[in-house]
RNAcentral holds the full RNA, with entries from Rfam. Large-subunit ribosomal RNA, domain IV from Desulfacinum hydrothermale DSM 13146, 355 nucleotides, folded computationally. The coordinates come from a structure-prediction model, not an experiment, and the mean pLDDT is 88. Its Rfam family is "Bacterial large subunit ribosomal RNA".
Context: one part of a larger RNA
């Protein structure tokens, strides 16, 4: 010097990203217990008091149950009986130590806010959470050989279930709610018209040549075979017409105006499918920003309450609240302490020196 324990004057978080670590609390009985609340909770809330030993009340309550008596179905039986022994808890008095749950084991507590309702699950070996799940809500598909999934198939699961069932997707207890937009994309419905594949269809064109013509160079050319091939007829789809947002998604700008000023209930204009409703708001979202005001501190970039100028909240990619819960996160207070002012000492084990 390192590790593991122990003690420490005065102060008591001044330490630090942060009370990390340590200290403190701790059992049982009694008294007593707030806001809030889904009336269950919160709650062991908080905060107090008692606890040893001896004597008495005391034949305490209660427990155990001998001898003896008695009954019969004669037993390891039943009933009565109460001796002896054990004895919680309570009341009164006394006594003792620094200390009586005498050692060990055994909640620190309160307030505020955020997030997630809760119990649960997770990154085996750096993340336990606000992430996942969850009951509950909604949409959608599926009529049974179900939809969906695995498999080339047979077959299997779904399910020996049957729409109060099963699959998928989103949301996430509960309370109050969930506004406007169907123009785009998707999905559902429609079938009049346009477009349209294979296929059907075969107008026409080409090759070949029996034959015919010939100026002997060649020309025309039926049938058959063959190579092509225009109209026209051809579904779904797409175009088209509707619906649908707890489908994917979206939810404006400029200018003016009130008898101080300021602001604009009001008006004008442009654009849009429609221009953000309720609620919330410098927020896990606010750049400017340590916004401004208030609270808490002597002093507060954090925190709490407001304001609204929302760079860039907003309603099941849910909005706003919410009792209870949380090894979650933030801020404050009480208690407590070697975290610190600021160190010191002790014990054990290492390191180190010598053998």
């Nucleotide at each position: 010097c390192c590790c593991u324990g122990g003690u420490u004057a005065a102060g008591g978080a001044a330490c630090u990203c942060g009370g990390c670590a340590a200290a403190a609390u701790g059992a049982c009985a009694c008294c007593g217990u707030a806001a809030c609340u889904u009336c269950g909770g919160g709650a062991g809330a908080a905060g107090g008091u008692g606890u040893g030993c001896c004597c008495c009340c005391g034949u305490u309550a209660g427990g155990u149950g001998a001898a003896g008596u008695u009954u019969c179905c004669a037993g390891c039986a039943g009933a009565c009986g109460g001796a002896g022994c054990c004895g919680a808890g309570g009341g009164g008095g006394g006594u003792u130590g620094c200390a009586g749950a005498g050692a060990a084991u055994a909640g620190g507590g309160g307030g505020u806010a955020g997030c997630g309702a809760c119990u649960g699950u997770u990154u085996a070996c750096u993340a336990a959470a606000a992430a996942c799940a969850u009951a509950g809500g909604a949409c959608u598909c599926u009529g049974c050989u179900a939809a969906g999934u695995c498999g080339c198939a047979a077959g299997a699961c779904g399910a020996c279930g049957u729409a109060u069932a099963g699959g998928g997707u989103c949301u996430g207890a509960c309370g109050c709610c969930u506004g406007c937009c169907c123009g785009g994309u998707g999905c559902c419905g429609g079938a009049a018209g346009g477009u349209u594949a294979a296929g059907g269809g075969g107008a026409g064109a080409g090759g070949u040549u029996a034959u015919c013509c010939u100026u002997c160079g060649g020309g025309a050319g039926a049938a058959g075979c063959u190579u092509u091939g225009a109209a026209c007829c051809g579904a779904a789809g797409c175009c088209c017409c509707g619906g649908u947002a707890a489908a994917c998604g979206g939810c404006g700008g400029c200018c003016g105006u009130a008898a101080c000023u300021a602001u604009a209930a009001c008006g004008g204009u442009c654009c849009u499918a429609a221009g953000g409703u309720a609620g919330c708001g410098a927020a896990a979202u606010u750049c400017c920003u340590u916004g401004u005001c208030g609270g808490g501190u002597a002093a507060g970039u954090u925190c709490c309450g407001a304001c609204c100028u929302g760079c860039a909240c907003g309603a099941a990619u849910g909005g706003c609240g919410u009792a209870a819960c949380g090894a979650c996160u933030u801020c404050c207070c009480c208690a407590c302490u070697g975290u610190c002012u600021c160190g010191a000492c002790c014990a054990g084990g290492g390191a180190c020196u010598c053998a």